[in-house]
Context: one part of a larger RNA
RNA sequence: CGUCGGAAAUUUGAGAGGAGCUGUCCUUAGUACGAGAGGACCGGGAUGGACAAACCUCUGGUGUGCCAGUUGUUCUGCCAAGGGCAAUGCUGGGUAGCUAUGUUUGGAUGGGAUAACCGCUGAAAGCAUCUAAGCGGGAAGCCCACCUCAAGAUUAGAUUUCCCUUGUCGUUUAUUCGACACUAAAGGCCGGUGGAAGACUACCACGUUGAUAGGCUGGGUGUGUAAGUUCGGUGACGGAUUAAGCUAACCAGUACUAAUUGGCCGUGAGC
Numbered sequence: 001c002g003u004c005g006g007a008a009a010u011u012u013g014a015g016a017g018g019a020g021c022u023g024u025c026c027u028u029a030g031u032a033c034g035a036g037a038g039g040a041c042c043g044g045g046a047u048g049g050a051c052a053a054a055c056c057u058c059u060g061g062u063g064u065g066c067c068a069g070u071u072g073u074u075c076u077g078c079c080a081a082g083g084g085c086a087a088u089g090c091u092g093g094g095u096a097g098c099u100a101u102g103u104u105u106g107g108a109u110g111g112g113a114u115a116a117c118c119g120c121u122g123a124a125a126g127c128a129u130c131u132a133a134g135c136g137g138g139a140a141g142c143c144c145a146c147c148u149c150a151a152g153a154u155u156a157g158a159u160u161u162c163c164c165u166u167g168u169c170g171u172u173u174a175u176u177c178g179a180c181a182c183u184a185a186a187g188g189c190c191g192g193u194g195g196a197a198g199a200c201u202a203c204c205a206c207g208u209u210g211a212u213a214g215g216c217u218g219g220g221u222g223u224g225u226a227a228g229u230u231c232g233g234u235g236a237c238g239g240a241u242u243a244a245g246c247u248a249a250c251c252a253g254u255a256c257u258a259a260u261u262g263g264c265c266g267u268g269a270g271c
Base pairs, nucleotide, nucleotide: 001152005163006162007161008160009159010158011157015149016148017147018146021049022048023047024046025045026044027043033038051106052105053104054103055102059100060099061098062097066093067092068091069090070089071086072085073084074083075082076081110144111143112142117137118136119135120134164270166181167180168179169178170177182268187265188264189263190262192206193205194204195203212258213257214256215254216253217252218251219250222246223245228241229240230239231238232237
């Protein structure tokens, strides 16, 4: 921009893409078959491999905004306690998120038309013949079925709901075109708070009739028993107060802070 007024939702599916794999074991059954050796079809069940998708409960990884230990040095006047720097100084753990080696799930089933092939009926050709007319069966393959996208599918689809019902003048074959006033809907955008959405854009949530983010409170999780004081020890240090103190991205609650006030687009019933 189009989709023949504008708008918000919900959809149909022309078409396109994806997937499609397979082993072993048990059973049927040591049955059918076979002199024996051996050893099934058909059917039922279990469990793997590779591949793929989703996810983070578990097992782990990461986790330079969390906790602790520790070395050197410097600063806070000193002690003690801390801050800075040294690859995050080094080391041990670790929330959320992300993640695989972790977890879950998938390729199931059914239908249709067929290939090779197997048939029925059956002439040409009194027989025979699956074929010439006609009718069946038949594959991991084909078309559906399963998953995803999809009406720019210009053949531009469908359904539901919402919105706009002015005046004057000039003009035209016209339900035409134009000017000036009035009017500005439904809805959308900008701007704002943000997001397990994201390169940007887009998408999604919220905007006081409010839990959108921050803060605060409570909880969870992690770390592992803070500082101060006191007791014991000559001291290094140990014990008690104390499963303490601190705790990011997690879960809730709570309007304390910020989402203010606004502006713009979109018209007047639609060949």
A computed fold for a 271-nucleotide part of an RNA from Nitrospira sp., annotated as large-subunit ribosomal RNA, domain VI. Its Rfam family is "Bacterial large subunit ribosomal RNA". RNAcentral holds the full RNA, with entries from ENA.